[in-house]
Context: one part of a larger RNA
Molecule: small-subunit ribosomal RNA, central domain
Organism: uncultured Flavobacteriales bacterium
RNA sequence: UUGGGUUUAAAGGGUCCGUAGGUGGAUGAUUAAGUCAGAGGUGAAAUCCUGCAGCUCAACUGUAGAAUUGCCUUUGAUACUGGUUGUCUUGAAUUAUUGUGAAGUAGUUAGAAUAUGUGGUGUAGCGGUGAAAUGCAUAGAUAUCACAUAGAAUACCGAUUGCGAAGGCAGAUUACUAACAAUACAUUGACACUGAUGGACGAAAGCGUGGGGAGCGAACAGGAUUAGAUACCCUGGUAGUCCACGCCGUAAACGAUGGAUACUAGCUGUUCGGAUUUAUCUGAGUGGCUAAGCGAAAGUGAUAAGUAUCCCACCUGGGGAGUACGUUCGCAAGAAUGAAACUC
Numbered sequence: 001u002u003g004g005g006u007u008u009a010a011a012g013g014g015u016c017c018g019u020a021g022g023u024g025g026a027u028g029a030u031u032a033a034g035u036c037a038g039a040g041g042u043g044a045a046a047u048c049c050u051g052c053a054g055c056u057c058a059a060c061u062g063u064a065g066a067a068u069u070g071c072c073u074u075u076g077a078u079a080c081u082g083g084u085u086g087u088c089u090u091g092a093a094u095u096a097u098u099g100u101g102a103a104g105u106a107g108u109u110a111g112a113a114u115a116u117g118u119g120g121u122g123u124a125g126c127g128g129u130g131a132a133a134u135g136c137a138u139a140g141a142u143a144u145c146a147c148a149u150a151g152a153a154u155a156c157c158g159a160u161u162g163c164g165a166a167g168g169c170a171g172a173u174u175a176c177u178a179a180c181a182a183u184a185c186a187u188u189g190a191c192a193c194u195g196a197u198g199g200a201c202g203a204a205a206g207c208g209u210g211g212g213g214a215g216c217g218a219a220c221a222g223g224a225u226u227a228g229a230u231a232c233c234c235u236g237g238u239a240g241u242c243c244a245c246g247c248c249g250u251a252a253a254c255g256a257u258g259g260a261u262a263c264u265a266g267c268u269g270u271u272c273g274g275a276u277u278u279a280u281c282u283g284a285g286u287g288g289c290u291a292a293g294c295g296a297a298a299g300u301g302a303u304a305a306g307u308a309u310c311c312c313a314c315c316u317g318g319g320g321a322g323u324a325c326g327u328u329c330g331c332a333a334g335a336a337u338g339a340a341a342c343u344c
Base pairs, nucleotide, nucleotide: 004315005314006313007298008297012312014201015200016199017198021194022193023192025088026087027086028085029084030083031082033081034080035077036076037075038074039073040072041071042070049065050064051063052062053061054060091191092188093187094186095184096183097182098181099180100179103177104176105175106174107173108172109171110154114150115149116148117147118146119145120144121143125136126135162169163168206247207246208245209244210243211242215241216240220236221235222234223233258311259310260309261308262307263306266289267288268287269286270285271284272283273282274281275280293300294299317344318343319342326337327336328335329334
């Protein structure tokens, strides 16, 4: 390389949008580029292969053929692919109606808890643990009552629930956006799928500037434990966690399973719709069990890891190594790309 693969053995890009490219619905007409057929030219000789012949055989040589799977010209064929030009509606989109949800952004607001402050009552302990101690407390703590202030998070409902492309999203309410589903079959008439390069979004931690800071809490300090204890436990506690703006661009970013389309037995929950004779049927999701099939097995099984097609990404023994060097990006941390020697 051919081939084979990518849930767990190496391997699906974190997610989406989208350029080039690749692939692409039904049915006519036309063309003849691909495709197929005939003919002609060319495809040097030697070599290789086959027949026959010559050296006494063979090697070797001669002669004839085949082969040279290619290219060019020309004449035809028109099923399929392509080009051009019509038509169609089932793919796709639009519209209308009815709905759905923790989808997003911005504002307003609520109650419980916690902490702090002030005042009242009240007196000797509180707190913490396996047991203690550090710590707090007669300068009146803990407890309890009233008021005030602050920040963060939203108990119950709550659920294999729902929504979102993913990351993710949960008190209530308002405004502005977006999405999805069903029904109608009104409109366009293949407008589609995928998508290298590229762009946007992207948990937590971290970074910059300015705010904020209740609780929690890396670092740090102290008390314990222990042979030691740079830990687990306890008392404190700074960054951070929160907000605004700007970076970072990574995660076991996981369903460890790329996207799209079609087809292939059933049973049973559940969410949102539609129809209904209230038996049930049906659309889109979301769960469980299983047939065939698949699979090394575990398992998967209409939400496929089954049967097929199209496009992209990725893999090729372990270590060295996601390292070195170079380049790009970044304020930095670092990220992306990404070897080799050597060794087993």